[in-house]
Context: one part of a larger RNA
Parts: sequence; structure tokens; C1' cells
RNA sequence: UUGGGUUUAAAGGGUGCGCAGGCGGCGUGUCAAGUCAGCGGUCAAAAUGCGGCGCUCAACGCCGUACCGCCGUUGAAACUGGCAUGCUCGAGUUCGUGCGAGGAUGGCGGAAUGCGCGGUGUAGCGGUGAAAUGCAUAGAUAUCGCGCAGAACUCCGAUUGCGAAGGCGGCUGUCCAGCACACGACUGACGCUCAUGCACGAAAGCGUGGGUAUCGAACAGGAUUAGAUACCCUGGUAGUCCACGCGGUAAACGAUGAUAACUAGUUAUUCGGCGCGAUUGAGUGCUGAGUGACCGAGCGAAAGCGUUAAGUUAUCCACCUGGGGAGUACGCCGGCAACGGUGAAACUC
Repeated sequence: UUGGGUUUAAAGGGUGCGCAGGCGGCGUGUCAAGUCAGCGGUCAAAAUGCGGCGCUCAACGCCGUACCGCCGUUGAAACUGGCAUGCUCGAGUUCGUGCGAGGAUGGCGGAAUGCGCGGUGUAGCGGUGAAAUGCAUAGAUAUCGCGCAGAACUCCGAUUGCGAAGGCGGCUGUCCAGCACACGACUGACGCUCAUGCACGAAAGCGUGGGUAUCGAACAGGAUUAGAUACCCUGGUAGUCCACGCGGUAAACGAUGAUAACUAGUUAUUCGGCGCGAUUGAGUGCUGAGUGACCGAGCGAAAGCGUUAAGUUAUCCACCUGGGGAGUACGCCGGCAACGGUGAAACUC
């Protein structure tokens, strides 16, 4: 390389949008680029392959011929493609009904925590395996009243829901977006995927300004210990929070790329629709979209997966090719930096 693979053995990009590219529904007509056929030309000779023949055989020699490619020409029209035209089941639009911790930005609420002031009150509090550091007669801890601040939202809460992913949870207003279903109407293949690119992207981190209640890297002290640069305790700076900007990584996980089609079931649940039911309902059947559990065929090395596939197929993208060296070095690109992206080799087993 051919190939074989990518849940867990190496391997799915963190996620989306999307240009180029690749691939693409059902008809009709047409062209004839791909495709196929005939004929012609070319493909030097030798060599090779095949069929003969000649040296007694063979090697060797001689004759004939062929594959494939390219060019020209004449045709074929199923398939691919171009053009034209039509269709509605893919895709989308509209009308209607709903759903949700979806996003952004305001306002508000109570509990807890800490602090301040005041009252009551007196000798301890706190902390641990046990202690000590620490706090406290300048009145702490406890308790009551008032006030202030910042951050997070108990219960409900769930195998729940929403979001492309990251993620999203007190109440409420405004704005924005999404999805599902039902019935018609409309557009008429407008689709799928997507290298490069663009955007989003937890936590920590960085810049400027604010804020700082709690918690708390670093740091200090107390313990433990042979030591203890830790685990435990008392404190505590950055940070944790907000605004704007940067950064761009995670076990960014379902360790499972996206889309479409097909292939037994059972059960639970969320959001719709249609029936049956009944005074309202409870319940029950069917149906669409989601989220779970179990199991069959099939698949799988097994564990297991199993209509939400890891089954059977198709298209497109990404990635893997023994372990270490190494996600390192060098170079390049990006970044304020931290660092990120890309990414070897020698050597060694």
C1' cells in the first nucleotide's frame, strides 16, 4: 500500500453552522460527456504471453497472433451525467394547539452565614482519635431585638424536563430562540455530509475595573510522625461573584460522528393528537415525538448491544496501524502570559 478496523484492545474531531468537494427522490423528452459495440489508425524492432514450425530434445531460432492504452469514425441509449419540462412521498413555509431548570436582561423574596449596634447573662467557647494553636473577664460562646453585606437557592426533585455541545433549578416581568403534535393549504428536490473556514465552548488561568459573606490553592501557626514541605485542626491571600476582553482545554463520556432506510416483542414514563368511557373524572385502546428498563433474531473476543443497535444496508466526514522515547524536540501558526494547535527521529524492548 491493498486491506482491516475505531463502546471497553490503537482509533469518533468537545459541539454546531457551513463554502469548495463527494453523494443524492419519482416521471417524460432530448444530448451523447461517462458507459457499451463495430470498423480504422497508432502502440519501432527485439523481449514477454499464447498457437504452430525448425535444429535428434532442450536452451535457441523462425512464423503467426493477442491483451491493455491512446486517437479517429459509425452506432446503441438501460444506467451515471448535462439540458428542458413535470410530480409530491424527502426538505421547507404558513395557519392552529401545546411544552420545557433553553438563552439574555431587569425587579423581588425568605432561610442560612458573617459582621455592626443594643439587651439578657457568666466562664468558658471552639476544635480533635486525643490535643494544641485560636477566641474570651477590655465580657466571648449561648440567647433576644434591630441593621448591613455578599453568595447560593432547602423542600418540590424524579430512571423528570430543556439545550448542538459546554450546560441549565427560588419567584416574577420584558425580549429572543427551539421543539412536538394535528388538520388543511403552499413551494417543488430547494436535500445529506462536510477538508479549509467561522462561531460556541465546564473548571482552573490571564488583563482592566468593581465586589468580597462563605469557602479557600499559596502562606503562617498547632498537631501527627523517625521525618510530615501531607492527610487532621486554627487562621488566611489569590481565587470563588459582577462587567468587559483574552484563553480554548477536560474521563468536553453514551469513552459509541452525522444523515436516511429496513428488521419480533414486553413494560414504565414525559409532551401532543384521536376514540371508548362517565355528571365531572378515574380508567382504557390506537397514534406521533422524546426519555428509561427488560428481552428476541442478528451481531460481538467476551462483557454486552439489541427499533435511542454495537443488527442489516447506503452516503459523507474524522481517526487508528506494537510498547517506551512523546503528545516530547525542532520548525511553523495562535496567545499578554500561562500555554494551545500541528507534531517527528535517534535509541530501546
Model confidence (mean pLDDT): 88 of 100. This is a predicted structure of a 349-nucleotide part of an RNA (small-subunit ribosomal RNA, central domain) from an uncultured rumen bacterium. The full RNA is in RNAcentral, with records from ENA, Greengenes and SILVA.